Small-subunit ribosomal RNA, 3' major domain from a metagenome, 484 nucleotides, folded computationally.
Its mean pLDDT, the model's own confidence on a scale to 100, is 83.
Rfam family: Bacterial small subunit ribosomal RNA. Its family is annotated with structural constituent of ribosome and ribosome in the Gene Ontology.
Context: one part of a larger RNA
RNA sequence: UGACGGGGGCCCGCACAAGCGGUGGAGAAUGUGGUUUAAUUCGACGCUACGCGAAAAACCUUACCUGGGCUUGACAUGGAGAGGCUAAUCUCAGAGAUGAGACUUUUUGUAGCAAUACAAACCUCUUGCACAGGUGCUGCAUGGCUGUCGUCAGCUCGUGUCGUGAGAUAUUGGGUUAAGUCCCGCAACGAGCGCAACCCCUAUCCUUAGUUGCCAUCAGGUUAUGCUGGGAACUCUAGGGAGACUGCCUAGUUCAACUAGGAGGAAGGUGGGGAUGACGUCAAGUCCUCAUGGCCCUUAUGUCCAGGGCUACACACGUUCUACAAUGAUCUGUACAGCGGGUUACGAGCUCGCGAGAGUUAGCUAAUCCCUUUAAAGCAGGUCUCAGUACGGAUUGGAGUCUGCAACUCGACUCCAUGAAGCUGGAAUCGCUAGUAAUCGCGGAUCAGCAUGCCGCGGUGAAUACGUUCCCGGGCCUUGUACA
Numbered sequence: 001u002g003a004c005g006g007g008g009g010c011c012c013g014c015a016c017a018a019g020c021g022g023u024g025g026a027g028a029a030u031g032u033g034g035u036u037u038a039a040u041u042c043g044a045c046g047c048u049a050c051g052c053g054a055a056a057a058a059c060c061u062u063a064c065c066u067g068g069g070c071u072u073g074a075c076a077u078g079g080a081g082a083g084g085c086u087a088a089u090c091u092c093a094g095a096g097a098u099g100a101g102a103c104u105u106u107u108u109g110u111a112g113c114a115a116u117a118c119a120a121a122c123c124u125c126u127u128g129c130a131c132a133g134g135u136g137c138u139g140c141a142u143g144g145c146u147g148u149c150g151u152c153a154g155c156u157c158g159u160g161u162c163g164u165g166a167g168a169u170a171u172u173g174g175g176u177u178a179a180g181u182c183c184c185g186c187a188a189c190g191a192g193c194g195c196a197a198c199c200c201c202u203a204u205c206c207u208u209a210g211u212u213g214c215c216a217u218c219a220g221g222u223u224a225u226g227c228u229g230g231g232a233a234c235u236c237u238a239g240g241g242a243g244a245c246u247g248c249c250u251a252g253u254u255c256a257a258c259u260a261g262g263a264g265g266a267a268g269g270u271g272g273g274g275a276u277g278a279c280g281u282c283a284a285g286u287c288c289u290c291a292u293g294g295c296c297c298u299u300a301u302g303u304c305c306a307g308g309g310c311u312a313c314a315c316a317c318g319u320u321c322u323a324c325a326a327u328g329a330u331c332u333g334u335a336c337a338g339c340g341g342g343u344u345a346c347g348a349g350c351u352c353g354c355g356a357g358a359g360u361u362a363g364c365u366a367a368u369c370c371c372u373u374u375a376a377a378g379c380a381g382g383u384c385u386c387a388g389u390a391c392g393g394a395u396u397g398g399a400g401u402c403u404g405c406a407a408c409u410c411g412a413c414u415c416c417a418u419g420a421a422g423c424u425g426g427a428a429u430c431g432c433u434a435g436u437a438a439u440c441g442c443g444g445a446u447c448a449g450c451a452u453g454c455c456g457c458g459g460u461g462a463a464u465a466c467g468u469u470c471c472c473g474g475g476c477c478u479u480g481u482a483c484a
Base pairs, nucleotide, nucleotide: 001484002483003481004480005479007478008477009476010475011474012473013472015468016467019432020431021430022429023428026322027321028320029319030318031317032316033315034313035312042053043052064308065307066306067305068304069303070302073131077130078129079127080126081125082124083123084122089102090101091100092099093098106121107120108119109118110117111116133297134296136295137294138293142291143290144286145285146284147282149280154193155192156191157190158189159188160169161168162167173184174183175182199274200273201272202271204242205241206240207239208238209237210236214231215230218229219228220227245268248262249261250260251259252258324425328384329383330382331381332380333379334378340371341370342369346363349360350359351358352357391422396417397416398415399414400413401412402411438460439459440458441457442456443455444454
């Protein structure tokens, strides 16, 4: 100087407390451990691994296993030699890779009537050439990227001063702040990286523009609808601006920073949300994104293919979904969104089917058409009447639909039947402070198909916070130390 303390002081955070809803019990989904297996590819392991890499494992992916093949190779460049084929199509053998055969025919330039010759390009073959290739090892050799402490308020530098020196001071102190934020003081004076602001979205208003969006006024028309003429007001769209700055008032204060209250205002003291992550810590994670040193393999640890596996199952754990019901389930009717996506696509309408869907096809390269004529919870009415039930839907049998070469291992969905556990969950433990929690549906990426996951969107919409004694984490000062 740090680090640590079941030392002290001050302060903060859904850290506790006050509340609301969960997990831990059930069934299922998913990840992991373990076990099994020919293989169950690999990585990730307290917080910071475990719905994680994976924004899609039937084949492919795929790295694993079994078997069948290849060896200058699936891919690149160069050298030497040979050739005009290759590709496509067809036949045969084969699980396929592949092998055998058939078929067909290069391009350009020069010379030439033409045949053809030469040169170049392209492609194929040969070569035990040089090399390719490796998701093989080392993340404790590395770059890059990322997690975490933590959006915590800290981390440093120049000059000066003090100290023999390591270092100290500044950065401590008194106030204050979300903040090393600002003020005052001070052997310090300044500065940098952080904080804040500048950026984006959102909340109000003005203005410009008015189609594909809108419809107040006027007119026409319809069973009905901005449907039509028309309008530019309103909504909206998307450009530009205004607006919030403790600016104003009162009180407190060192009359400093600032704090409390008030006015006006759509918004008030950082308005709400996002992006933004200092010096560093954990030899944290990643050599399987990529790049890369070293090592290793080179008729195999490379590469092609078929099938299998990654989907196994006594069990254990994590994360979720659905429930256990009456604030409910079910039936009928009825109301209101927003974000997005769409041409190998979205697919209206009509017909068929109980349904998943099928047939046909309008429109739309999209503020125009479609997904989406239905959003669900909600509202109105009916049934059920406390039961393992008209709750719950696992499991299983049968029949189907769709995607796709192909749903056996191993897809999703539909219909009929079946109807398990489960009556609110021990010790323990998690999230959340407002348009939040809870609850309800909708969209998207991935994607042929497959979402209870992920990323977004809107609808309905709470309770509680006395307070900082305690638990956890963190910041500053101080103290002890046989630790570095």